[in-house]
């Protein structure tokens, strides 16, 4: 120095959950809180997982025509159904990868 990871030493990070705020959402930030973590440090490069809206039908609402029924239009609201691919986004505490890093037993 590299590999490696101890009932070592000094420390570090912070899951779920709660509060506040951002976002349509996945989820993110701050505070509290500790399940755990030898990279649970950083990076969306490759996967994986997650989110999003759009189609069609019905009802309602609004608009226009009309004596009414009705017809037309609406990136409006609700319900049902299809969801393959693509697009955009999220996750580094899902894996691979890249970069950096404390200590020094076997």
């Nucleotide at each position: 120095u590299u590999a490696c990871g101890a009932u070592a030493a000094a420390g570090g990070c912070a899951a779920a959950c709660c509060c506040u705020g951002g976002g349509u959402a996945a989820u993110c930030a701050g505070g509290g809180g500790a399940c755990g973590c030898a990279a649970a440090g950083u990076a969306a490069a490759g996967g994986a997982u997650c989110u999003u809206g759009a189609g069609a039908g019905c009802c309602g609402a609004u608009u226009a025509a009309g004596g009414a029924g009705u017809u037309u239009a609406u990136a409006c609201g609700g319900c049902u159904u299809a969801u393959a691919a693509a697009a955009a986004g999220a996750u580094a505490g899902c894996c691979u990868u890249a970069c950096u890093g404390c200590c020094g037993a076997a």
Background
A computed fold for a 106-nucleotide RNA from Candidatus Brocadia carolinensis, annotated as c-di-GMP-I riboswitch aptamer. The coordinates come from a structure-prediction model, not an experiment, and the mean pLDDT is 75. It was read from a public genome assembly, where an Rfam model found it.